[in-house]
SAM riboswitch aptamer (S box leader) from a Bacteroidota bacterium, 120 nucleotides, folded computationally. It was read from a public genome assembly, where an Rfam model found it. The organism belongs to Bacteroidota, within Bacteria. Rfam family: SAM riboswitch aptamer (S box leader). On this family, see Winkler et al., Nat Struct Biol 2003: "An mRNA structure that controls gene expression by binding S-adenosylmethionine".
RNA sequence: CGCUUAUCAAGAAAGGCAGAGGGAAAUGGCCCGAUGAAGCCUUGACAACCUGUUUUCCGCCUAAAAACGGACAAUAAGGUGCCAAAUCCAGCCCGAGGGGAAACCCGGGGGAGAUAAGUC
Numbered sequence: 001c002g003c004u005u006a007u008c009a010a011g012a013a014a015g016g017c018a019g020a021g022g023g024a025a026a027u028g029g030c031c032c033g034a035u036g037a038a039g040c041c042u043u044g045a046c047a048a049c050c051u052g053u054u055u056u057c058c059g060c061c062u063a064a065a066a067a068c069g070g071a072c073a074a075u076a077a078g079g080u081g082c083c084a085a086a087u088c089c090a091g092c093c094c095g096a097g098g099g100g101a102a103a104c105c106c107g108g109g110g111g112a113g114a115u116a117a118g119u120c
Stems, first nucleotide, its partner, number of pairs: 002119007013043005021032003027090003044083001046081001049079002051076004056071004087112001092109004097104001
């Protein structure tokens, strides 16, 4: 890099260096940015995917248990992750509303992406 599964409208920023871009992707929109973008560093948060612990229940075993396996829940930031806006919105397909048409607007699916866990 690829593949599989799950989740993605919740949540959470200060300081220092730096100096003009940034919001993944053609394009279109809409935003953020010299009251300081990207990037780097420090500190502090947020978060229960993995992991640890605990209660209860179930299974297995048993003379009965323990151990082990599973489920729900609670709890803990150890491993990751993350800290503008829905993954900022659209983009491809289908449908409802709207209208002469277009604009506009709502919903479903797909694609792409992100993160986690696993895997050759």